Description
A computed fold for a 71-nucleotide RNA from Ginsengibacter sp., annotated as transfer RNA.
RNA sequence: GCACCUAUCGUACAAUGGAAGUACGGCAGACUUCUAAUCUGUUAAUCAUAGUUCGAAUCUAUGUAGGUGUU
Numbered sequence: 001g002c003a004c005c006u007a008u009c010g011u012a013c014a015a016u017g018g019a020a021g022u023a024c025g026g027c028a029g030a031c032u033u034c035u036a037a038u039c040u041g042u043u044a045a046u047c048a049u050a051g052u053u054c055g056a057a058u059c060u061a062u063g064u065a066g067g068u069g070u071u
Base pairs, nucleotide, nucleotide: 001070002069003068004067005066006065007064010024011023012022013021018054025043026042027041028040029039030038047063048062049061050060051059
């Protein structure tokens, strides 16, 4: 240089183009003499910019970051 893959809450992962959920975590409460455990509620995210579409995390283009292969 070229080709390919990946990018989603703090972390690990889901999500047939119909608009984002689970677990752990954080916070608050219940329970408990206290802590832990358990239960309830709550918190927080689609790498960026365009395009296609009635509708995009998903499809397309470019870029950014990381990784793999190859010369």
It matches the Rfam family "tRNA".
Taxonomically the source falls in Ginsengibacter (Bacteria, Pseudomonadati, Chitinophagales, Chitinophagaceae).